[in-house]
Molecule: small-subunit ribosomal RNA
Organism: Pseudomonadota bacterium
RNA sequence: UUUUCGGCGAGUUUGAUCCUGGCUCAGGACGAACGCUGGCGGCGUGCCUAAUACAUGCAAGUCGUGCGCGAAAGUCUGCAGCAAUGCGGACAAGUAGCGCGGCGAACGGGUGAGUAAUACAUGGGUAAUCUACCUCCCAGAGCAGGAUAACCCCGAGAAAUCGGGGCUAAUACUGCAUACAGCAACAAGACACAUUAGGUCUUGUUGUGAAAGGUGGCCUCUGGCUAGCGAAAGCUAGUUAAGCUGCCGCUGGGAGAUGAGCCCAUGGCCUAUCAGCUAGUUGGUGAGGUAAUGGCUCACCAAGGCUAUGACGGGUAGCCGGCCUGAGAGGGUGACCGGCCACACUGGGAUUGAGAUACGGCCCAGACUCCUACGGGAGGCAGCAGUAGGGAAUCUUUCGCAAUGGGCGAAAGCCUGACGAAGCGACGCCGCGUGGGCGAUGAAGGUCUUCGGAUUGUAAAGCCCUGUUUGCGGGGACGAAAGCUCCGGUGUGAAUAGCACUGGAGUCUGACGGUACCCGCAGAGAAAGCUCCGGCCAACUCUGUGCCAGCAGCCGCGGUAAAACAGAGGGAGCAAGCGUUGUCCGGAUUCACUGGGCGUAAAGGGUGUGUAGGCGGCUAGGGAAGUCCGAUGUUAAAUCCUCACCGCUCAACGGGAGGGAUGCAUCGGAAACUCUCUAGCUUGAGGGCAGGAGAGGAGAGCGGAAUUCCCGGUGUAGCGGUGAAAUGCGUAGAUAUCGGGAGGAACACCGGUGGCGAAGGCGGCUCUCUGGACUGCCCCUGACGCUGAAACACGAAAGCUAGGGGAGCAAACAGGAUUAGAUACCCUGGUAGUCCUAGCCGUAAACGAUGGGUACUAGGUGUGGGAGGUAUAAACUCCUCCCGUGCCGUAGCUAACGCGUUAAGUACCCCGCCUGGGGAGUACAGUCGCAAGACCGAAACUCAAAGGAAUUGACGGGGGCCCGCACAAGCGGUGGAGCAUGUGGUUUAAUUCGAUGCUACGCGAAGAACCUUACCAGGGCUUGACAUGCAGGUAGUAGGACCCCGAAAGGGGAACGAUCCCGUAGAAAUACGGGAAGCCUGCACAGGUGCUGCAUGGCUGUCGUCAGCUCGUGCCGUGAGGUGUUGGGUUAAGUCCCGCAACGAGCGCAACCCUUAUCCCUAGUUGCUACUCCCUUUUAAAAGAGGGAGGCACUCUAGGGAGACUGCCCCUGAUAAAGGGGAGGAAGGUGGGGAUGACGUCAAGUCAUCAUGGCCUUUAUGCCCUGGGCUACACACGUGCUACAAUGGCUGGUACAACGGGUUGCGAACCCGCGAGGGGGAGCUAAUCCCUUAAAGCCAGCCUCAGUUCGGAUUGCAGGCUGCAACUCGCCUGCAUGAAGCCGGAAUCGCUAGUAAUCGCGGAUCAGCUACGCCGCGGUGAAUACGUUCUCGGGCCUUGUACACACCGCCCGUCACGCCAUGGGAGUCUGCUGUACCAGAAGUCGGUGAGCUAACCCCGAGCAAUCGGGGAGGCAGCCGCCCAAGGUAUGGCAGAUGACUGGGGCGAAGUCGUAACAAGGUAGCCGUAGGGGAACCUGCGGCUGGAUCACCUCCUUU
Repeated sequence: UUUUCGGCGAGUUUGAUCCUGGCUCAGGACGAACGCUGGCGGCGUGCCUAAUACAUGCAAGUCGUGCGCGAAAGUCUGCAGCAAUGCGGACAAGUAGCGCGGCGAACGGGUGAGUAAUACAUGGGUAAUCUACCUCCCAGAGCAGGAUAACCCCGAGAAAUCGGGGCUAAUACUGCAUACAGCAACAAGACACAUUAGGUCUUGUUGUGAAAGGUGGCCUCUGGCUAGCGAAAGCUAGUUAAGCUGCCGCUGGGAGAUGAGCCCAUGGCCUAUCAGCUAGUUGGUGAGGUAAUGGCUCACCAAGGCUAUGACGGGUAGCCGGCCUGAGAGGGUGACCGGCCACACUGGGAUUGAGAUACGGCCCAGACUCCUACGGGAGGCAGCAGUAGGGAAUCUUUCGCAAUGGGCGAAAGCCUGACGAAGCGACGCCGCGUGGGCGAUGAAGGUCUUCGGAUUGUAAAGCCCUGUUUGCGGGGACGAAAGCUCCGGUGUGAAUAGCACUGGAGUCUGACGGUACCCGCAGAGAAAGCUCCGGCCAACUCUGUGCCAGCAGCCGCGGUAAAACAGAGGGAGCAAGCGUUGUCCGGAUUCACUGGGCGUAAAGGGUGUGUAGGCGGCUAGGGAAGUCCGAUGUUAAAUCCUCACCGCUCAACGGGAGGGAUGCAUCGGAAACUCUCUAGCUUGAGGGCAGGAGAGGAGAGCGGAAUUCCCGGUGUAGCGGUGAAAUGCGUAGAUAUCGGGAGGAACACCGGUGGCGAAGGCGGCUCUCUGGACUGCCCCUGACGCUGAAACACGAAAGCUAGGGGAGCAAACAGGAUUAGAUACCCUGGUAGUCCUAGCCGUAAACGAUGGGUACUAGGUGUGGGAGGUAUAAACUCCUCCCGUGCCGUAGCUAACGCGUUAAGUACCCCGCCUGGGGAGUACAGUCGCAAGACCGAAACUCAAAGGAAUUGACGGGGGCCCGCACAAGCGGUGGAGCAUGUGGUUUAAUUCGAUGCUACGCGAAGAACCUUACCAGGGCUUGACAUGCAGGUAGUAGGACCCCGAAAGGGGAACGAUCCCGUAGAAAUACGGGAAGCCUGCACAGGUGCUGCAUGGCUGUCGUCAGCUCGUGCCGUGAGGUGUUGGGUUAAGUCCCGCAACGAGCGCAACCCUUAUCCCUAGUUGCUACUCCCUUUUAAAAGAGGGAGGCACUCUAGGGAGACUGCCCCUGAUAAAGGGGAGGAAGGUGGGGAUGACGUCAAGUCAUCAUGGCCUUUAUGCCCUGGGCUACACACGUGCUACAAUGGCUGGUACAACGGGUUGCGAACCCGCGAGGGGGAGCUAAUCCCUUAAAGCCAGCCUCAGUUCGGAUUGCAGGCUGCAACUCGCCUGCAUGAAGCCGGAAUCGCUAGUAAUCGCGGAUCAGCUACGCCGCGGUGAAUACGUUCUCGGGCCUUGUACACACCGCCCGUCACGCCAUGGGAGUCUGCUGUACCAGAAGUCGGUGAGCUAACCCCGAGCAAUCGGGGAGGCAGCCGCCCAAGGUAUGGCAGAUGACUGGGGCGAAGUCGUAACAAGGUAGCCGUAGGGGAACCUGCGGCUGGAUCACCUCCUUU
């Protein structure tokens, strides 16, 4: 530069993330089917199931030019007869028909049952073969003979059909002759071979082997006959075949072509839970057989042959060209078309023939169907149509031989369900149409609506056009060339016959079809549906429904606002189709050759030795199997690809040309690599020599400590054991202690991420035997190597067998505890076992969850073994190398965690293993084992996940740090009593509703007698109690005293009786008209404390006034996310400081605000009164009291300021932040109190404060009224009040507040009443007046420990107040009554200072009040905090997690119930199959053949025709081998079924427990053994995939 080609993902595991991994979807395809729909045409295509059964018709005949026979109807006619009729003849006609004979029927057509190789594909071989018809070449075709069918006659039979007798022909059959070439045998030679040869060629001898005629033409040659002429020879004419000449045949041989047979190599399914198979089996010799090789068959001989590169067996299946898919490699498939094979009702068999073991032939057996006169027969649609059946499903009992092809024929022609056509089916592909243009009042209608509008939508209507298709009318093909006839030409020939070839002319032939196509006419007229609209995936709203009905490919929708169901409107996509279902490929790199993996996701064998196999160091040479290059052949056609190609108007479809067909074979070449052969090498490997290290292994012996037991001594009441106990032991002397003895097992310290070993594993000491590794020397061999299926060996613990042994420990077991239970954990005992010997078992978390080997790829630092070097007197120390064993870490890898020269890095070689979870390491089969069991190892069914790593949270009966009236320390309560109040429950006509752990329960309610009020009963109203608008009406209108009914509401009546505005007229009164208001009627609408707080707004509670929650940028991580915000300090505080890949910022904290505590300034009435003055009163006088005028100093009021900031000092701390102490100060470290509530959590609360979507209701779920209820009362709970008394009660006296409230109000003085209260009414719109005497306290007195002078419930009587009204159902007063209660079980609450406790006062609501409540106010006024172990709550960091609805989580197993599939199972049934035997049809072959028999031969007889006998040959029959169906016996495999039985799976709300996940409350798990309702528990050994604390070791940093 050119050309060609070209690979897409998504959903779903999680709170989120990355990965692994499955499931699902989008694409294409189809011989399809189903649903809805359907205008036309072309080209294709159409029983995939029952190779099930078939009615009917057709699908293979033809030839008279091979041969023998040979009609009839009918027409005409002769004879006889009166006629009926009879006997003839001609034509029909040598026709129809029958038969012999020839060729064909082995093709064409169908189907895919069988077949895993007797098949197919590709390439070869045939020197081991055949081939009718066809083509070419050579040669021939002579002479004889005897039968037979049809036919005729007779007979049997229902029929099918058959038998006997008689006649006859041939291209039927037979004999002889001839035959160089054929064949056979023998002999000889040559050629050609990889080989035996049966190959080719030549020669000789012997033997053997053929035939058929038919049909034309002509007499030219030759001959015959006839006639004429001629004396004759002969000539002429006619005729003939015996002559000549054709055509079609016939025979022998050769060659070709075509077709076929056989053989070889290679290739293409599943299964090893099929591992061994095989007697004609493997080979040889000989024979037979075949066209031909060959155990193909037979006799004999030998003992072979095949197999893990998968024999044998089982299952499935026709194979291929191709087709579908795919980027490709592949995967799937084998419809149509083409090639091959196999089959033709099932099984067996041959015959004929060139060819068959024969679809429309034969024989036999069997099953089935049909006919039958019951004796016997007939049949085979997997040919074309068609029928039944099966099935989801697949067509007309059509036309034609016009074309193409086939058979026969000389030909005409006949036959041809091959074929050509049409028909049916949207089954597929392709094409066309259902109209085009203009058209906005954006019509009507529909739908939606925020009511404005939007959308359907230029869509329609309307106007102007067009005429494809359809309809009607008319015209109208190509496909037809051949053949035949005639006329020419060429060849043959004697020929102007004939025949062959060829040219021309003429004639005739079309099923499709009056079709395609063309023309005309009419007219938008006759022609659109289907699916989808949650995501994937393109397209959205309304209504209905309410976990129902339903949808669904996956995820998932539906429980009252469903874009997911159903309908509608709208939209999206495809379109005469559209969807669904099924199947295949794709996506799926999800079996990975291209192109995957195995530490933790599924996956490394427990370990080694080693066979086969695979792979293999350096150098050189030869070869050329692999490999590479070139050429040739083949790879049929069709298909596929390409084309400025061509034909149907286009396309589909078809024609042409070219390409490709990736393969195989042959030839030639190359030699790098692999391979092979040869010759070498030393570095891999091994050996030798010299060393040292070691719990390496086996056997034998020895030792001490300790436990237990026994004996003895001392000694006395306990010991032992636990969380606490008890069982147990002990006065019969234990435990303790001393001495002696016995016995078994294990070897403290050393001891160590130390050593050794292949792994399991190995630990006192000594001896004997023995394996391996390491270091040094670099001496030897010379690739001897690596790996390793199978195999073999080893292999912890438990377990098993036999025999010993038995101290301790200890499954089982027993007892004691614990517990709801406790088949456990804990305790006391205790047997197998643990130990030894011999033998089994063969498994473990047999783990580094990491196979072995080799090479390469930064380092640092420990440690074990060895060697060397340097320095030194001396190497434990320093340096280097090798081998082992740890840690950290670079690059790199990894999903991450992590790995990192001991790889999980980079590569190569070999082995093992994986392919979603469950079912299940289960079942069955097999192997092993004494058993336990081990090894190997599925399926049905079921789920959409199951998993790995990491992240953020949450949680933990995990850890660390730290807070809080959280505990503790204190004070006072609650829980007991009575009452009040709220709630639950119950009751009720109603007891309205809501609130329900903390965070409901003196809560909404700051006040239910009516009202409130929402509830109940009853009575009423219906445009309404209330709002707005519209229409109409209304002057006796609105209103309405009064009257009637009524409980009221309401209903009815009714005197009286208006107002305003405008206009006109009028002086005005007023009149008329219109309007407003009101009222009436009607329509829109009002109304709802009806529902949904899980549709919402707003507001609120709670964690919590806890210190947290986030963002931007940067950085880290694939990512979720992290960092910042962690760390060291500190704080009340994410408060501050320091450090730091972070730097900043925001919401929170703090501060700013209010109040309180001190001071100052300003101001001074209604507040205050020190001081001054005046007045009154009292007094002897004064003090005192009251008042006034000043004054504002003080108190106070209310405005403004000051003050406190760790500012100062000391100490601690890091020099910081900060802390401790101190000074000063009214106040000190946020001084006290308040307001202030981050991101968020609880679908927390409220639709009944209000607002509000949707739903519901509309003479009621609205509104009004009366009465009732919310106040009920066996009970239960919460919150309070009052108490139980002497720190008290009562009586009397007396002192000191603050916050507040007050005109519908507070209400003084004064008077009355015991009192509540009444009268009264001053003053006060308030620092002025009133509520307003504060109480506890203080001073006195009484009470004296009691159910009281405590306590006051309850009840009676009498009163007061409010109010329309105190019955249900108010409060208060007085008198009387005088209950429970003597300090409160388990449990539980509040409070850290002016706090608790205690005392009273005020206020809101409110006519009054059930207020003891709530919200405030002041008075008096404590105790205690060692401390953070524990309880509760919270914060930060960290750790584990199987939790994420987040521990109120998750989750396991038995049992019970339902459904499903499945294993076992006494058996039963069925199919396939093996072995042995019986039996044996048809048939081939062989034997026999006394029976039958024309031809040929011989003999005889006869004149002859012919006959008789014999032979040859043939046949029936019989015998034998083989053998189908069948039978008997016994195995194997598979399937179905089976009482009962085993487990398994699934299933919104069953039972029992709590095993696992946190240290899951006894860490868990693995193997094994025992036990137990169950999960499980226990023993032994192992693992960390265990938390936590301590210790040790190693590492990192300083």